[in-house]
Context: one part of a larger RNA
RNA sequence: UGACGGGGGCCCGCACAAGCGGAGGAACAUGUGGUUUAAUUCGAUGAUACGCGAGGAACCUUACCCGGGCUUGAACUAACGGUGACAGAUCUAGAGAUAGAUUUUUCUUCGGACACCGUUGGAGGUGUUGCAUGGUUGUCGUCAGCUCGUGCCGUGAGGUGUCGGCUUAAGUGCCAUAACGAGCGCAACCCUUCUCCUCGGUUGCCAUCGGGUAAUGCCGGGCACUCCGUGGACACUGCCAUCGUAAGAUGUGAGGAAGGUGGGGAUGACGUCAAAUCAGCACGGCCCUUACGUCCGGGGCUACACACGUGUUACAAUGGGGGGUACAGAAGGCCGCUACCCGGCGACGGGAUGCCAAUCUUUAAAACCUCUCUCAGUUCGGAUCGGAGUCUGCAACCCGACUCCGUGAAGCUGGAUUCGCUAGUAAUCGCGCAUCAGCCAUGGCGCGGUGAAUACGUUCCCGGGCCU
Numbered sequence: 001u002g003a004c005g006g007g008g009g010c011c012c013g014c015a016c017a018a019g020c021g022g023a024g025g026a027a028c029a030u031g032u033g034g035u036u037u038a039a040u041u042c043g044a045u046g047a048u049a050c051g052c053g054a055g056g057a058a059c060c061u062u063a064c065c066c067g068g069g070c071u072u073g074a075a076c077u078a079a080c081g082g083u084g085a086c087a088g089a090u091c092u093a094g095a096g097a098u099a100g101a102u103u104u105u106u107c108u109u110c111g112g113a114c115a116c117c118g119u120u121g122g123a124g125g126u127g128u129u130g131c132a133u134g135g136u137u138g139u140c141g142u143c144a145g146c147u148c149g150u151g152c153c154g155u156g157a158g159g160u161g162u163c164g165g166c167u168u169a170a171g172u173g174c175c176a177u178a179a180c181g182a183g184c185g186c187a188a189c190c191c192u193u194c195u196c197c198u199c200g201g202u203u204g205c206c207a208u209c210g211g212g213u214a215a216u217g218c219c220g221g222g223c224a225c226u227c228c229g230u231g232g233a234c235a236c237u238g239c240c241a242u243c244g245u246a247a248g249a250u251g252u253g254a255g256g257a258a259g260g261u262g263g264g265g266a267u268g269a270c271g272u273c274a275a276a277u278c279a280g281c282a283c284g285g286c287c288c289u290u291a292c293g294u295c296c297g298g299g300g301c302u303a304c305a306c307a308c309g310u311g312u313u314a315c316a317a318u319g320g321g322g323g324g325u326a327c328a329g330a331a332g333g334c335c336g337c338u339a340c341c342c343g344g345c346g347a348c349g350g351g352a353u354g355c356c357a358a359u360c361u362u363u364a365a366a367a368c369c370u371c372u373c374u375c376a377g378u379u380c381g382g383a384u385c386g387g388a389g390u391c392u393g394c395a396a397c398c399c400g401a402c403u404c405c406g407u408g409a410a411g412c413u414g415g416a417u418u419c420g421c422u423a424g425u426a427a428u429c430g431c432g433c434a435u436c437a438g439c440c441a442u443g444g445c446g447c448g449g450u451g452a453a454u455a456c457g458u459u460c461c462c463g464g465g466c467c468u
Stems, first nucleotide, its partner, number of pairs: 007468007015458002019421005026313008034304002042053002064299007076122009087104007106113002124288002127286003133282002135277003138273001140271001145184006151160003164175003190265004195233003199229003204223002209220003236259001239253001240251004315414001319373006331362003336355002340351004380411001385406007427450007
């Protein structure tokens, strides 16, 4: 000077408390450990690994294993020499890579281009070291801190400033002051949402006028409204009252769409953990070079006495089933989204139409009304298994999703313990997107619908800040 203390003081945070809903018990999905295996590729391991890298493992991917091939090599490049092909199609052998046969087959300004063969120099490596590194990332933590110049103090390390009083979400500000200033952070500037105005209208509206239909902005017409976009306004403790020297605090205050940072996002200081990543990429050293490179077929990454994490579905009546009826937002669409019609119980198939899209299309479910079930392992629950199918794709055996019929397991609210959440939040309900031929998505990222309870308080648990 720091760090630490079951030392002290002050103060924060879903940290506790007050509440609501979960996990831990069941079945399944998924990740991990372990075990097994020819291989079950590799990495991530308290918080900060475990629905993580992976925003798509049947082949490919793929890095692993077995087997069959190649060695200037699958891709790229330089030089020299040689050839005129390379490649496509068909056939044969083969698991394929590949090999053989037939056939089609170059351009040229003659320098060469292009391709192949041979030789040589580079190649290639998801091999190793994240404790040699760059870059990027997690975490403390969106916590309020971390420093500098000059001055002053101290022999010096260093201190002061940055302490003290009040205040703030904040080292935010005010006052005081051997300090005076400044920088990186805080805040603001950025995006979005909430209100209004302006401008513009192939969406919206019958608001207004006319026409038409079984019905519909369907048509003429119009930008009033809604909406979409452009530009602006608005919120600043500005006004009032009380307290206070001030900063500021308080209020069933006024006004206002919104009130004290209005809500949300982006934004992450100096640094910590030799934290993570050499497998995204780059890169030093080391290692392999007829193999640790590379091509192909098949298998594996999907195994299964078990253990853990994260989820989904339930255990039911605030519910299940049948019928009827209503209301979104945000995204996507030409190798695509598909209205509508027909066939099929259905997944889907066959036609057909519109749309490169504010124009066409994919568009809700909980909710509401009504009938039924009456507390039961059930009209709860749907695992598992049998059969029959659909679709994608060379190909669904290992190892896809979906549909229909049958089957109908565990499970009656879960021990110790533990997690999330303070408002349009939790809970609950569906919809969309990326990846993608298809999909193991119950995951991830978004979107809207319905819509709570509770916070006395800071003694205690955890983490953090300041002073001592």
Description:
Small-subunit ribosomal RNA, 3' major domain from an uncultured bacterium, 468 nucleotides, folded computationally. RNAcentral holds the full RNA, with entries from ENA, Greengenes and SILVA. It matches the Rfam family "Bacterial small subunit ribosomal RNA". Its family is annotated with ribosome and structural constituent of ribosome in the Gene Ontology.